Large-subunit ribosomal RNA, domain I from Thermocrinis albus DSM 14484, 587 nucleotides, folded computationally.
The coordinates come from a structure-prediction model, not an experiment, and the mean pLDDT is 83.
It matches the Rfam family "Bacterial large subunit ribosomal RNA".
Taxonomically the source falls in Thermocrinis albus (Bacteria, Pseudomonadati, Aquificota, Aquificia).
[in-house]
Context: one part of a larger RNA
RNA sequence: GGCUCGGGGUGGAUGCCUCGGCUGCCCGAGGGGAUGAAGGGCGUGCUAAGCUGCGAUAAGCCGGGUGGAGGCGCAGAAAGCCUGUGAGGCCCGGAUGCCCGAAUGGGGAAACCCGACAGGGUGUUGAGCCCUGUCAUCCGCCGUAAGGCGGAGCCAAAACGGGACGAAGUAAAACCUUCUAGUAGUCCCAGGAAAGGAAAUCAACCGAGACUCCCUGAGUAGCGGCGAGCGAAAGGGGAUCAGCCCAAACCGUACGGGUGCCAUGGUGGCGGCCUUAGCCCGUACGGGGUAGCGGGACGCAUCCGGAGAGGUCCGCCAGCCUCUCGGGGAGUUACAAAACCCUCACCUAGCCGAAGUCCGCUGGAAUGCGGCGCCAUAGAGGGUGAAAGCCCCGUAGGCUAAAGGUGUAGGGUCUCCCUGGGAUGCGAUCCCAAGUACCGCGGCCCCCGUGGAAGGUCGCGGGAAUCAGGGGGGACCUCCCUCCAAGGCUAAGUACUACGGGCAGACCGAUAGCGCAUAGUACCGCGAGGGAAAGGUGAAAAGAACCCCGGCAAGGGGAGUGAAAUAGAACCUGAAACCCCGAGUCC
Numbered sequence: 001g002g003c004u005c006g007g008g009g010u011g012g013a014u015g016c017c018u019c020g021g022c023u024g025c026c027c028g029a030g031g032g033g034a035u036g037a038a039g040g041g042c043g044u045g046c047u048a049a050g051c052u053g054c055g056a057u058a059a060g061c062c063g064g065g066u067g068g069a070g071g072c073g074c075a076g077a078a079a080g081c082c083u084g085u086g087a088g089g090c091c092c093g094g095a096u097g098c099c100c101g102a103a104u105g106g107g108g109a110a111a112c113c114c115g116a117c118a119g120g121g122u123g124u125u126g127a128g129c130c131c132u133g134u135c136a137u138c139c140g141c142c143g144u145a146a147g148g149c150g151g152a153g154c155c156a157a158a159a160c161g162g163g164a165c166g167a168a169g170u171a172a173a174a175c176c177u178u179c180u181a182g183u184a185g186u187c188c189c190a191g192g193a194a195a196g197g198a199a200a201u202c203a204a205c206c207g208a209g210a211c212u213c214c215c216u217g218a219g220u221a222g223c224g225g226c227g228a229g230c231g232a233a234a235g236g237g238g239a240u241c242a243g244c245c246c247a248a249a250c251c252g253u254a255c256g257g258g259u260g261c262c263a264u265g266g267u268g269g270c271g272g273c274c275u276u277a278g279c280c281c282g283u284a285c286g287g288g289g290u291a292g293c294g295g296g297a298c299g300c301a302u303c304c305g306g307a308g309a310g311g312u313c314c315g316c317c318a319g320c321c322u323c324u325c326g327g328g329g330a331g332u333u334a335c336a337a338a339a340c341c342c343u344c345a346c347c348u349a350g351c352c353g354a355a356g357u358c359c360g361c362u363g364g365a366a367u368g369c370g371g372c373g374c375c376a377u378a379g380a381g382g383g384u385g386a387a388a389g390c391c392c393c394g395u396a397g398g399c400u401a402a403a404g405g406u407g408u409a410g411g412g413u414c415u416c417c418c419u420g421g422g423a424u425g426c427g428a429u430c431c432c433a434a435g436u437a438c439c440g441c442g443g444c445c446c447c448c449g450u451g452g453a454a455g456g457u458c459g460c461g462g463g464a465a466u467c468a469g470g471g472g473g474g475a476c477c478u479c480c481c482u483c484c485a486a487g488g489c490u491a492a493g494u495a496c497u498a499c500g501g502g503c504a505g506a507c508c509g510a511u512a513g514c515g516c517a518u519a520g521u522a523c524c525g526c527g528a529g530g531g532a533a534a535g536g537u538g539a540a541a542a543g544a545a546c547c548c549c550g551g552c553a554a555g556g557g558g559a560g561u562g563a564a565a566u567a568g569a570a571c572c573u574g575a576a577a578c579c580c581c582g583a584g585u586c587c
Stems, first nucleotide, its partner, number of pairs: 001586009015572001016536002020508002022505007029497002031155002039100003042055003050074002061094006070082003105114003115135008137152006160191001161189005171178001175225001201208002212239005222230002243489003250287010265274002267318006292467001294432004298427007306325007326419006339413005344407005350399003356372001357388001358371004373390002375379001381393003438462008448474001469484005523530002543571001546558004
């Protein structure tokens, strides 16, 4: 010096653990903000810093509810306090709430600087300082104006939705049409969902009957440097289910303009009476009306329809209009439109809740083993000194709200509709959404890349018709079929998950699992931004009184605690490399 064995050190693998994470499912909830948000700065404790809470009333103040013995957050000391006159905790409501931040009196290098007006306090009483309130901009309505009232702005989940603009790497084994892709990205606008939605739709000579979503049809029909590649629809099966309102014709009222003096008109019949009451146009409001077996208006005819009162130039009859009563129906998610009350259900604290702590054994400790019992609408789970249905928390099953909130639940108030009008038939008298349809040119969207290119949509130009009308059925034309554009509203089925609750896992178990067992911290970067490491004594601190060495150290030796101290805080287990000591053996 090598090797082997033993002991120790170093080291932190492995095993076990888990206040953490990941994924999914089901419910809930889906917004906050000028009454100043989200997010911060600075403060605030008997306490130095951090986190949490709170705001100069500052780990808190007031009220209500719950709860019932302890409490003064994480945080484990001392001191001092609070609490059955009910504290602390939890839930609901209220008060306070510095400064910045949309930030909004003006400014500004956020958390700072400087004001104006009114009122108040202090004061040297017209100084100065302090406090409270008001003072930004834009939009809408009202107002002659001054101004008043209301709204917006900003944040939020890197999700879901609608819209505007809109790439490239890539693919085509190059590349220019094409693809990637209307994707990513940027912007606008929302909602709890959004969008869409009641046929100018499809279909095929049969028929269907709003929209949305899923399965299928189907990688089909098609598109395509017919390359790469892209890629429907009808129909069928399901989820859900809902249908409505206007514009116009016509009638009435009011106002304005034009015209008009016995004509017209004043509902019809008869007789009277009146005459800027008429007619035309426009505007506003009310009635009417909403469709494709075309509908409606208007006129005529026929039929059906409670009661009463009043009015309609006068009288009578008929008609019409208004009101009251009675009867019927509907409704606040659209269909006309608000809101309130009661009940009920649910949410935001809680409460009750069965049955062994029996005997023996081992042990530090019984939940283990043996024996004997018990409950079970409860043998889910967690904890307890090892492994517990019956020890604790719970679990099954039940119960509960003063206050605040939610509800498409039930009822009432209320509101509206019908009866008061409706139905049918006949009538080419009127109406049925215009710079629209349609056409041309230029684009885009659809499976459709200009193609034979319909359909949808936008820009420019031209520019109809009103049912004997108009659109579509993939150029175009005919026949036929089908549907009514140029106004609007509309639940449910569908998408998503920042947030709350519940549940689950052939998910992880500290180099794993989120980056974080917590941290967007430390640290790095001028900045945008990047971004860690780090868990475990023990059942219980019983965390080692006292003695000794040492520097009143560090560290250690005794003693003591404990089941264990090679469990002693650098603390469970404690592998390997590596180091030291001892023994053996070889050179």